A computed fold for a 95-nucleotide RNA from Pseudonocardia thermophila, annotated as SAM riboswitch aptamer (S box leader). The prediction has a mean pLDDT of 85. It matches the Rfam family "SAM riboswitch aptamer (S box leader)". Its family is annotated with regulation of gene expression in the Gene Ontology.
[in-house]
């Protein structure tokens, strides 16, 4: 981040700080929130996208495995629900 690929009905919470809105955006709902939400930090956890291992391959990839470890991610509700749009988020690849 303009262009590419994959995924988004499974799973996983406590503490501290903060103090009013939050659930990306628009419309309509619904829900969470001064019994402190959202956010930030710490710790814990979940999962398995990449690193890693095995097999196959038409050499573009495909299928499977592990979770001690590394890079991310995630831990209310199906991406909260319906409709919408140059949709969004995360990972990989790329610059």
């Nucleotide at each position: 981040g303009u262009a590419c690929c994959a995924u988004c009905c499974a799973g996983a919470g406590c503490g501290g700080c903060c103090g009013a809105g939050a659930g990306a955006c628009c419309c309509g709902g619904c829900u969470c929130g001064a019994c402190g939400a959202c956010g930030c930090c710490g710790c814990a956890g979940c999962a398995a996208c990449c690193c890693c291992c095995c097999g196959c391959g038409c050499c573009g990839g495909c299928g499977g495995g592990a979770g001690c470890g590394g890079g991310u991610g995630c831990u209310a509700a199906c991406g909260c629900c319906g409709g919408g749009a140059u949709c969004g988020a995360u990972g990989g690849a790329g610059g």

The model forms 82% of the base pairs in the Rfam consensus.